[in-house]
C1' cells in the first nucleotide's frame, strides 16, 4: 500500500424492498415473601462511530473519514 468485513440502550446482539429505532441480560420501582432469592408486572436508558450527499423521508443507499479484525503484498 491493496481488498473485505465490523461500528445501533450499561454489556451482547437484531432490525426484512428506505417509511414513527427493538429483543436478551443488566440497572431502578413494584407486587409477592418474616428477610433474601427466584418469578410477575412496570419504567427509564439512544446525535445508529464521525462529516457530507442522494430522497418528501435514511441505522438502511452513495462518497469520504476514524477505530478494530482478516486476507494480500
Nucleotide at each position: 500500500g491493496c481488498g473485505a468485513g465490523a461500528a445501533u440502550a450499561g454489556c451482547u446482539c437484531a432490525g426484512c424492498u428506505g417509511g414513527u429505532a427493538g429483543a436478551g441480560c443488566a440497572u431502578c420501582a413494584g407486587u409477592u415473601u418474616c428477610c433474601c432469592a427466584a418469578a410477575c408486572u412496570g419504567a427509564a436508558g439512544g446525535u445508529c462511530g464521525c462529516g457530507g450527499g442522494u430522497c418528501c423521508g435514511a441505522g438502511u443507499c452513495c462518497c469520504g473519514u476514524u477505530u478494530c479484525u482478516c486476507g494480500c503484498u